This is a predicted structure of a 348-nucleotide RNA (Bacterial RNase P class A) from a Peptococcaceae bacterium. Its Rfam family is "Bacterial RNase P class A". About the family: Ribonuclease P (RNase P) is a ubiquitous endoribonuclease, found in archaea, bacteria and eukarya as well as chloroplasts and mitochondria. By type it is a ribozyme. Taxonomically the source falls in Peptococcaceae (Bacteria, Bacillota, Clostridia, Eubacteriales). It is recorded under the gene name rnpB.
[in-house]
Formats: sequence, C1' cells, structure tokens
RNA sequence: UGAGUAAGCUGGAUGAUCGCGGGUACCGGGCCGAAAGGUGGUACCUGAGGAAAGUCCGAGCUCCGCAGGGCAAGGUGCUGGGUAACACCCAGUGGGGGCGACCCUAAGGAAAGUGCCACAGAAACAAACCGCCACAUUAGUGGUAAGGAUGGAACGGUGCGGUAAGAGCGCACCAGCGCCCGGGUGACCGGUCGGCUAGGUAAACCCCACCUGGAGCAAGACCAAAUAGAGGAGCAAUGGGGCGGCCCGUCCUGCUCCCGGGUAAGGUCGCAUGAGGCGUCAGGGUAACCGGCGUCCCAGAUAGAUGAUCAUCCAAGACAGAACUCGGCUUACAGGUUUACUCACGAC
Repeated sequence: UGAGUAAGCUGGAUGAUCGCGGGUACCGGGCCGAAAGGUGGUACCUGAGGAAAGUCCGAGCUCCGCAGGGCAAGGUGCUGGGUAACACCCAGUGGGGGCGACCCUAAGGAAAGUGCCACAGAAACAAACCGCCACAUUAGUGGUAAGGAUGGAACGGUGCGGUAAGAGCGCACCAGCGCCCGGGUGACCGGUCGGCUAGGUAAACCCCACCUGGAGCAAGACCAAAUAGAGGAGCAAUGGGGCGGCCCGUCCUGCUCCCGGGUAAGGUCGCAUGAGGCGUCAGGGUAACCGGCGUCCCAGAUAGAUGAUCAUCCAAGACAGAACUCGGCUUACAGGUUUACUCACGAC
C1' cells in the first nucleotide's frame, strides 16, 4: 500500500418564530356533565429507536382453572456455567470450511422395535448375476465377497502370507468398536490391549432424559346514569282482578324510597421507580454475569403529541414512528468513524 476478519460507536448540526402531548409551581373559582369526573391562563422543565418493526421465543402483571398420580399432545436435546426465565448469552468439546485472522454446526439413541433407501443392480442387509474352485459326462450340487458389473452407498481399507479357490483365516499399518490405565467438574483427549466389525436414514415413526394449565391491557380493578329484572319498606280508597257463589287466606296490579347485582353510554386507574439507566472499584469471575458505593428519574397519548416555516453550514442525511412492561432472537439500514488481528507485496 492492497485485500480481508472480528468487535464497537454514530445515524445531520446550530439559531429564530409558531404549534401540539406530558409534568411541576402559581393564578383562577368560571365552563361542560345527571353524576363520576373533566377542562383554563402564565412560567419553567420535558417529549421515539437501534431497530420503536416481525410478534418468533422467554418472563413479569391480570383474570379463569387446578387434591394427587397417570395417559395423550407439544417443546427442548454435546458439556460446564450465566440468568427471573429462555429455543438466549458466555466458555469449552466433537464435526465441517478457510493459507490465515476467523466462520458455520438442530451435535442424545440406528446393537429395543417398525418403516424407507428412487433408477440401476442378482442382491440395499445378514447378498452368488458374471467370474473363480471342487465334484460331476452334461444337466446340476456345494464352496467362495479376490476380480468384473450396478449404484450416492455392496457386509472395514492397503499389502504380505495362506488356500482347491477364497475369506481378519494369520500378520503389519490405518479406520471403527470395546476393556483397562492416565488427564479433565464434564463433553472429551492421550496411551495400551483385545476380538476383528453390526450400511445409511430419528427436522421418518419411535426410544431415552428434561420441561409445559388456558387466555391476554379490548387483561383486569373501581366510579357511575338510563333501561330491564328481582328483593324490602312505606303510602291511598283498605281499591280493582284471579282462585266457576260468599268470608278468611293467597296471587297479580299503582306511586315513592332504599339495598344489592349486571352492561364495549361515559369516567378514573392499570400506565411509567423498574429483573431501571449512568458512573466508579488494585471488587469476584477467562467470559457471560454478579457484588459494593455514588448519582439520576429518562415519552406516556386513548382518535391517539413528538410537527411546520425560515436562515446558515457540511460529508447533503439510510432503515424507519412508542401504545401494559421487560430479557432475547430475527429482519431492514445511505454515509461516517474507532480498536484489535490476519494475509500478500514493497522499503528500511
């Protein structure tokens, strides 16, 4: 200098005027409404994001359900740790990719059982089509996985010995499996020995281990009319009507008041102090994270505010707009910028 890898930061700036949401203080006692409750003026403060998005996981919170156990259904799936929890994060192990920095990984069990493995091929799991060998006149019978042929895959690979021909039948090395020894909390790694060995597929059924009740802020709580229904008390002529005539009894019927309950009229809360942010520590931990101390309050609407205009500047501004709240993941993103590291070339 060029090409890369990883982790971050930023996401137009400044000023003026007008306007909108929220908060605090002061002033005002008016207006709207049946009530509950809401509303005004002035001053000051404050007002979107790294993803506010997708709504894909995990929680808080709320209501409903729930003795206990089991089945079903769904989810998770290498190990250790972090966390309120997770399918997230950190550190590792195994596997794969890259010269490298580094990146990817849904990675339990195929010797419990079942299914599937197109076409080709004799055969896709415990195989004989050709070939080879033995017997036999032939037909055929038996042995054989060395060779040929098919296939993504053919019953460990290469070589030597061995044999009628062959074969882990024997041996050496390699791959795999298992016992033992050593290291590691563990996944696993290293070594030694053994018999040679049992295709693949579980984001196919299944088996094993662990986890899981449902609905969601239009959750839900409270205030409070009209209307309908039910209960109680009182009022007036002790009224009217039914119980096939009369009395008692009983039921229905008028007006006023009261109590309790329900409802997407309406209103208040839930709703912004929280698994909270920032700073700091010769605090712990490799790290995720945790702890101590200090400090701060940082949008909160409910038809939904966060805007408009002007001026100046530059590198000319991407993706995009809160709606109960957090922790993650995923997706979108113009430009600018920082740190560490790798490779190639050149110079000293």